[in-house]
Context: one part of a larger RNA
Molecule: small-subunit ribosomal RNA, 5' domain
Organism: uncultured bacterium
RNA sequence: GGAUGAACGCUGGCGGCGUGCCUAACACAUGCAAGUCGAGCGAUCUUCUUCGGAAGAGAGCGGCGGACGGGUGAGUAACGCGUGGGUAACCUGCCCUGUACACACGGAUAACAUACCGAAAGGUAUGCUAAUACGAGAUAAUAUGCUUUUGUCGCAUGGUAGAAGUAUCAAAGCUCCGGCGGUACAGGAUGGACCCGCGUCUGAUUAGCUAGUUGGUAAGGUAACGGCUUACCAAGGCGACGAUCAGUAGCCGACCUGAGAGGGUGAUCGGCCACAUUGGAACUGAGACACGGUCCAAACUCCUACGGGAGGCAGCAGUGGGGAAUAUUGCACAAUGGGGGAAACCCUGAUGCAGCAACGCCGCGUGAGUGAUGACGGCCUUCGGGUUGUAAAGCUCCGUCUUCAGGGACGAUAAUGACGGUACCUGAGGAGGAAGCCACGGCUAACUACGUGCCAGCAGCCGCGGUAAUACGUAGGUGGCGAGCGUUGUCC
Numbered sequence: 001g002g003a004u005g006a007a008c009g010c011u012g013g014c015g016g017c018g019u020g021c022c023u024a025a026c027a028c029a030u031g032c033a034a035g036u037c038g039a040g041c042g043a044u045c046u047u048c049u050u051c052g053g054a055a056g057a058g059a060g061c062g063g064c065g066g067a068c069g070g071g072u073g074a075g076u077a078a079c080g081c082g083u084g085g086g087u088a089a090c091c092u093g094c095c096c097u098g099u100a101c102a103c104a105c106g107g108a109u110a111a112c113a114u115a116c117c118g119a120a121a122g123g124u125a126u127g128c129u130a131a132u133a134c135g136a137g138a139u140a141a142u143a144u145g146c147u148u149u150u151g152u153c154g155c156a157u158g159g160u161a162g163a164a165g166u167a168u169c170a171a172a173g174c175u176c177c178g179g180c181g182g183u184a185c186a187g188g189a190u191g192g193a194c195c196c197g198c199g200u201c202u203g204a205u206u207a208g209c210u211a212g213u214u215g216g217u218a219a220g221g222u223a224a225c226g227g228c229u230u231a232c233c234a235a236g237g238c239g240a241c242g243a244u245c246a247g248u249a250g251c252c253g254a255c256c257u258g259a260g261a262g263g264g265u266g267a268u269c270g271g272c273c274a275c276a277u278u279g280g281a282a283c284u285g286a287g288a289c290a291c292g293g294u295c296c297a298a299a300c301u302c303c304u305a306c307g308g309g310a311g312g313c314a315g316c317a318g319u320g321g322g323g324a325a326u327a328u329u330g331c332a333c334a335a336u337g338g339g340g341g342a343a344a345c346c347c348u349g350a351u352g353c354a355g356c357a358a359c360g361c362c363g364c365g366u367g368a369g370u371g372a373u374g375a376c377g378g379c380c381u382u383c384g385g386g387u388u389g390u391a392a393a394g395c396u397c398c399g400u401c402u403u404c405a406g407g408g409a410c411g412a413u414a415a416u417g418a419c420g421g422u423a424c425c426u427g428a429g430g431a432g433g434a435a436g437c438c439a440c441g442g443c444u445a446a447c448u449a450c451g452u453g454c455c456a457g458c459a460g461c462c463g464c465g466g467u468a469a470u471a472c473g474u475a476g477g478u479g480g481c482g483a484g485c486g487u488u489g490u491c492c
Stems, first nucleotide, its partner, number of pairs: 001492004006488005013364006019357002021322001026320003030317003035064003040061002044057005071275003080200008090192002095188007103137001105135002112127006143168011173180002201247003208238003213235008250272004254265004277298005300311004328354001330353003336350001337348004367397004377388004401433001402429006411419001436481005441462003447476005457464002
């Protein structure tokens, strides 16, 4: 000098765009943040009715979605991340393309009713009912398994194309008649999983570490390879090219600095990973070992009729606490996107906006021209004057910002605008409402007077102050920057 998610002191007019708990992954009152579908299903209720019917509501069964989106960085020195490859060892709901199919049956159950238990949370028994819920049967291959067999290819295990035989497995309807769905298979797309090369902080005042440990055989398990797991067998495997241990830390694109090499950082935005009070576990599902799901244990908080129950803001606001320090319990689904639905539409603290904060960057303003008796006042003075100083006043203007009034968007398409009567435009008013902070001994631009008297104080370094201090304090003047200025912390 540059930079900052900054803080502190003094000061503070406006706008645009950004940014805003770095500390306690501390505890949380309250509200909201994930629902939707009646064109899957049966019952119920409400309204209207021409008594034919029509419209609507929501509990329950069922479907899809709650694995996305949003938050945080505790853990992790790791195939976690980055980069480049591999899978002849894999999966993929919704979506797209293609081929084929959907025959014919059954038994339940919630809701509901009745009875009962419980303070509640909730539960039990009996009876009744439906389905795109559930189950059995039929049919079926280019699917899957087994047996036999042919060609061809490869980097090993093997892959691929074909033939014959055999066994197994499927489906669901609704409709406003337009469609929307269902099943199987093949291909695609998207998303994921696993493996490998290389790279990835500090300490040797950490030198040895390791028994599922290293390898094999067999079996199990998985979407899949694999000590992933188990049994048996062998005794291996890693390490001064730093194993193990300890400390610290999410990683990257990027950001800051620097001529570069490098050094530092990992806020906002984007990609990946991990976590969801702490620890453990699985269920469902295409996908989770699941933030607003389940179960168990623990700590904490709350309710209780003491028998037993309920909860999880590292979602958005907000509260207490910690701290030098970080915002509103706002508006809207109008836009973009997401979930559900055939659609209308519903939901969406994602998102779009608004509010607060000079926290940052950028832009603008606080007036312009003229004006000498160089006014008054202040300060200094050698008492002549000098300086503040064209500065002020006065005169003439302009109207940015501002105030008031009127009009009034783009963003949205025929309709629909939270923002917003906002931006912007027009007219009117009046210099009116808008300047401070730091420094002035040298480094370093800028000097005098008074007060003080090694005191009070200053200070980044050198150093000032003990009676004429350009270094302390005040005043005048001057210099620098300017809605900021200075200090402190951190990095280059």